This is a predicted structure of a 1431-nucleotide RNA (small-subunit ribosomal RNA) from an uncultured prokaryote. Its mean pLDDT, the model's own confidence on a scale to 100, is 81. Its Rfam family is "Bacterial small subunit ribosomal RNA". The sequence is in RNAcentral, with records from ENA.
[in-house]
RNA sequence: GGCAGGCUUAACACAUGCAAGUCGAGGGGUAACAGGAGUAGCUUGCUACUUGCUGACGACCGGCGCACGGGUGCGUAACGCGUAUACAAUCUACCUUUUGCUGAGGGAUAGCCCAGAGAAAUUUGGAUUAAGACCUCAUGGUAUAUAGGAAUGGCAUCAUUCUUAUCUUAAAGGAUACUCGGUAAAGGAUGAGUAUGCGUCCUAUUAGAUAGUUGGUGAGGUAACGGCUCACCAAGUCAGCGAUAGGUAGGGGGUCUGAGAGGAUGAUCCCCCACACUGGUACUGAGACACGGACCAGACUCCUACGGGAGGCAGCAGUGAGGAAUAUUGGUCAAUGGAGGCAACUCUGAACCAGCCAUGCCGCGUGCAGGAAGACGGCCCUACGGGUUGUAAACUGCUUUUAUACACCAAGAAACGCAGGUACGUGUACCUGUUUGACGGUAGUGUAUGAAUAAGCACCGGCUAACUCCGUGCCAGCAGCCGCGGUAAUACGGAGGGUGCAAGCGUUAUCCGGAAUUAUUGGGUUUAAAGGGUACGCAGGCGGCCUAUUAAGUCAGUGGUGAAAUCCCGUCGCUCAACGACGGAACUGCCAUUGAUACUGGUUGUCUUGAGUUAUACUGAAGUAGAUAGAAUGUGUAGUGUAGCGGUGAAAUGCAUAGAUAUUACACAGAAUACCGAUUGCGAAGGCAGUCUACUAAGUAUAUACUGACGCUAAUGGACGAAAGCGUGGGGAGCGAACAGGAUUAGAUACCCUGGUAGUCCACGCCGUAAACGAUGGAUACUAGCUGUUGGGCGUAAGCUCAGUGGCCAAGCGAAAGUGAUAAGUAUCCCACCUGGGGAGUACGUUCGCAAGAAUGAAACUCAAAGGAAUUGACGGGGGCCCGCACAAGCGGUGGAGCAUGUGGUUUAAUUCGAUGAUACGCGAGGAACCUUACCAGGGCUUAAAUGUAAGUUGCAUAGAUCAGAGAUGGUCUUUUCUUCGGACCACUUACAAGGUGCUGCAUGGUUGUCGUCAGCUCGUGCCGUGAGGUGUCAGGUUAAGUCCUAUAACGAGCGCAACCCCUGUCGCUAGUUGCUAGCAGGUCAUGUCGGGGACUCUAAGGAGACUGCCGGUGCAAACCGUGAGGAAGGUGGGGAUGACGUCAGGUCAGCACGGCCCUUACGUCCAGGGCUACACACGUGCUACAAUGGCAGGUACAGAGGGCAGCUACAUAGUGAUAUGAUGCGAAUCUUCAAAGCCUGUCUCAGUUCGGAUCGAAGUCUGAAACUCGACUUCGUGAAGCUGGAAUCGCUAGUAAUCGGAUAUCAGCCAUGAUCCGGUGAAUACGUUCCCGGGCCUUGUACACACCGCCCGUCAAGCCAUGGAAUCUGGGAGUGCCUGAAGUCGGUAACCGCAAGGAGCCGCCUAGGGUAAAACUGGUAACUGGGGCU
Repeated sequence: GGCAGGCUUAACACAUGCAAGUCGAGGGGUAACAGGAGUAGCUUGCUACUUGCUGACGACCGGCGCACGGGUGCGUAACGCGUAUACAAUCUACCUUUUGCUGAGGGAUAGCCCAGAGAAAUUUGGAUUAAGACCUCAUGGUAUAUAGGAAUGGCAUCAUUCUUAUCUUAAAGGAUACUCGGUAAAGGAUGAGUAUGCGUCCUAUUAGAUAGUUGGUGAGGUAACGGCUCACCAAGUCAGCGAUAGGUAGGGGGUCUGAGAGGAUGAUCCCCCACACUGGUACUGAGACACGGACCAGACUCCUACGGGAGGCAGCAGUGAGGAAUAUUGGUCAAUGGAGGCAACUCUGAACCAGCCAUGCCGCGUGCAGGAAGACGGCCCUACGGGUUGUAAACUGCUUUUAUACACCAAGAAACGCAGGUACGUGUACCUGUUUGACGGUAGUGUAUGAAUAAGCACCGGCUAACUCCGUGCCAGCAGCCGCGGUAAUACGGAGGGUGCAAGCGUUAUCCGGAAUUAUUGGGUUUAAAGGGUACGCAGGCGGCCUAUUAAGUCAGUGGUGAAAUCCCGUCGCUCAACGACGGAACUGCCAUUGAUACUGGUUGUCUUGAGUUAUACUGAAGUAGAUAGAAUGUGUAGUGUAGCGGUGAAAUGCAUAGAUAUUACACAGAAUACCGAUUGCGAAGGCAGUCUACUAAGUAUAUACUGACGCUAAUGGACGAAAGCGUGGGGAGCGAACAGGAUUAGAUACCCUGGUAGUCCACGCCGUAAACGAUGGAUACUAGCUGUUGGGCGUAAGCUCAGUGGCCAAGCGAAAGUGAUAAGUAUCCCACCUGGGGAGUACGUUCGCAAGAAUGAAACUCAAAGGAAUUGACGGGGGCCCGCACAAGCGGUGGAGCAUGUGGUUUAAUUCGAUGAUACGCGAGGAACCUUACCAGGGCUUAAAUGUAAGUUGCAUAGAUCAGAGAUGGUCUUUUCUUCGGACCACUUACAAGGUGCUGCAUGGUUGUCGUCAGCUCGUGCCGUGAGGUGUCAGGUUAAGUCCUAUAACGAGCGCAACCCCUGUCGCUAGUUGCUAGCAGGUCAUGUCGGGGACUCUAAGGAGACUGCCGGUGCAAACCGUGAGGAAGGUGGGGAUGACGUCAGGUCAGCACGGCCCUUACGUCCAGGGCUACACACGUGCUACAAUGGCAGGUACAGAGGGCAGCUACAUAGUGAUAUGAUGCGAAUCUUCAAAGCCUGUCUCAGUUCGGAUCGAAGUCUGAAACUCGACUUCGUGAAGCUGGAAUCGCUAGUAAUCGGAUAUCAGCCAUGAUCCGGUGAAUACGUUCCCGGGCCUUGUACACACCGCCCGUCAAGCCAUGGAAUCUGGGAGUGCCUGAAGUCGGUAACCGCAAGGAGCCGCCUAGGGUAAAACUGGUAACUGGGGCU
């Protein structure tokens, strides 16, 4: 820019203007305008007056129109609409065709005029007047009615035509003399009316409705049929194929969606209907019960002089209100159409145009090309160089759609009219010319200028195209679903970048789709929601073989219709497209007609196989009624007999010396029927069990005869229907809800025990439900097998066969589990039921019931799941097997005491931090007086130390001395290394780099604890399963072991186990110092001390050895057993190192490293002091003890492994001693380092002691600047608790436990009783796996999967939400009865008017509305109350 669309809500109320008038060629006329004529005044072209004379024309009479066009969707579930028919039951102004006629007369009335009433609207009276107004008469065809006759036709009533007689009805004129009208009749067309078939929403928690109702006869009424209305008669009519009632709604063509079938919808445009403030009524008219007409009633608004009046935008604009929300109080009749008119023309908010709105669809543009220093800026990464924005910009060249300016400029116009002409016939038809454009100077065209005038919105975790940084820190926020956010957010907010669409883009609402998620196409019902408890049976649905006929269904042809627009196809017109025009196809439908006849249906006749009858044989816990039997139990009586019985896990209540239990005999009572007895049998299901009898029903097999489709299913319905329960009357042995008592228990309104009432039993009557289950409706047919069993038949038998009842399995089916001829397979028929979980089988209503309750059966609200089957784990006070100092059997401890040490708690300025069940607590720490040290109070510094660069400064720097100070530090004085004299080194200042034991072990690396040195954890290929997964890895054995063997849809492999490594135990070989010393030799009081030696021990390098190898037994094997042999060692010889996949977000940011965050004159750093060592208390780990298997004293013997130079130290001397002073050897198989328990002797004699050593006092030693807080040791003195330890709990299976001492690391010293090693002495016990704890494998259940420390139920408390009941209060619509009753039609009527027709008035019927009464239905509210949902 083009083309469309624009109150979805209040049919709510409306100011103002306009939307229906026209005709003077119907009429009387003349209020306004113009002209003419006349008169007067005069300013000579102006004013006033007269005149209907002319053009014209207000109001009035009259004609036509106003019933169209335009608006809206209230009502309506209806012949309203759609479709197809019918009217032999109808009307139709204007238009058209045909045929006739158009004569004569009469009286009024509006207007005008006069006089009134009233505020107004309006209106009264008088006088006078016209017509195409009104009336009378004439003429008459036709029509109507009645009576009669004839012919033809049809579809039943009948219709048509001809004819005779009688009755009643017509008309209008006009300018002009062409015609336009008027009237009658018959056609056409158009429009309207009526009737009928079919179709047309939801609710059955609406099942009965109806009184003019249904039909008939007659009459009235209507244009017309008809209960349309009335009188009489009859009692019908509609309804489960849904009447009636309630709710909702204008219907259709069409529109949106969908592959279609469908689902949703009914804006714009077209057709129909309904309505016009609400309700009613008629008038006029061809047509109305009338949007811009009338009357009445009501509500509302307005005017008023208070007496009365006026009004109806759901026409176009517009206003208010409502609302999330919808436009201008515009232009024109130029075109199209309509009304009137002869016409000119007038009117037309119809219409055509314009205005507003990105509301939709379509089109166009916002530039194009070149241009890398890949600019600046932004953002991101960073190895300081990149990446991206990005050819993007700048810059250069080009183009000019659009916008702007100027100029030119349409089509839409063809007619009517006017003028002229042609044809025949003064008119008609045609031709030529002329006239008319709201839009609009608009579309379009040209010229000029110049990139000039023109880009936004959403999104970027997945679905879904598009990613990074910063901020925030479960906050703020996002979110369509899943979900995101708790300090590294591609999900929040911002930014950069990107993606999508584009003059739009997102959001919200609604509809369809996806959804096979209501399944006709096209679903299901064992376990997910869903088979009725069962059978009988009416309606309905479905139904065996053959024949004939029919043609309803079905199929084919033809005809009519299915409006136009829309959709589809083709062509064409706007520059394209949207849009439009033309043509075609389609409109899947309905009706009629002509054929076909296989199938279905109807009718006719037949058949026997479905179904049934009959005969014979048989079967059974089938039913009903009656009779009867034995055992058991209980009770009663009697006897015997004596102290308990009974009961339980154990007890008690209870019974019993008034004689129980037990036992014997007899009697009685009620209920149930052992054995047989069984995946047995029967029955429709519920269910049915001693025996016998009667009656009744059923089923099966075989076979003759008979009926001849008589069948299947089954809504509604009636019948049966366990147990419990209810009513009436009986009965009552045992059992036994409720109840009582005893136990158990934290409690125990339970489980156990003792009693015990209803009930259980019988008869009659209710109830009508169950996990009424095979969780599997009934019927029929078909589809591999194997193996039991019940009944029948055939057969000598083997076996075959029919009907049942079981198991296993094939194909198939199934989500799987499973099912599988007794189907959950393949098919057909009928019924019932399901549609996410909860709310809820609840509420309300209704039906049934004596009640309990049953049947039917929702909604609000709420959640994103609920559920099924199977898998892998985990778990179980599930099962099986197995192992471990796990228990048991033993030995020694802990828990009690004192002390040491760690932790908690408390305290404190600080008591630094971490570790917290096992798996923290003698742990990090294998050395806290200072340091360490991280903490506290105080005093200082702003950069210490390291390193580098650059610049500058000097020699005030360094070093020494001294002063102040707690010191750090500060002040003062003095002074210099090398040199090639340039400087180097050192130092200072500045800048950049630091530093942090600050946080996060839940961001991490590394490392480590634990399960656990438990035997497990996996993979490849194959196979099985839709899949998750399984198999392998299971099973049978065996092992310490997933160790090995056998079997095996598995075959192999990996990480683990074992072995390989180290120490130790035995023996060779080699070597022989610092080690050793047998034999030889020297020496000494004595000592391998010396010469020698390599034999031995030992040292340390390399070997051997042990493998179930051999034997016997068992076993398939693996392997196991044996006091076996041999051997130093025997069945992994002992010990160590070695720790699978993983678990515990286990521990550690304080060992180290590291991401992020935080501090920077401090959370960094220096200093001295204090603290980490506190102390009412609690716990863990230890030491020493409590004594005689001991303490003390004396004597005496024997190790191993380590360490040593700022070290270990012989020896000597001193000291009671710690130690000190000398001095020697050794950097070490050379030197150094007392072993203790033990053994021998003595003493103590059972005591708080000659036990025990805490605590305290005094004096010392050593280390160290320094032992006050706060070291160790020595000596003397002191001499606490403690006499073997409650509940509970720990370690250990052999050189082990127990006991004894020794060494080392750290370290100046040491709080070491700790840790790690070393050797000495050296036991006991293990029946065994029931139990406790932990673990492994298999199996089972599971509602668990952060996995039982799981999940989860109910009440109560609090908040919120919706809802049921409810005294009460208050609405709504519909109906009924009674009373009243406007306007109005109709009927009646004598008094008034009129000559008359008729009118007014009065009376009657009906009725809107109003009043009143009692019920029903449906809302709102509500004290109180019930359950439900969410948190």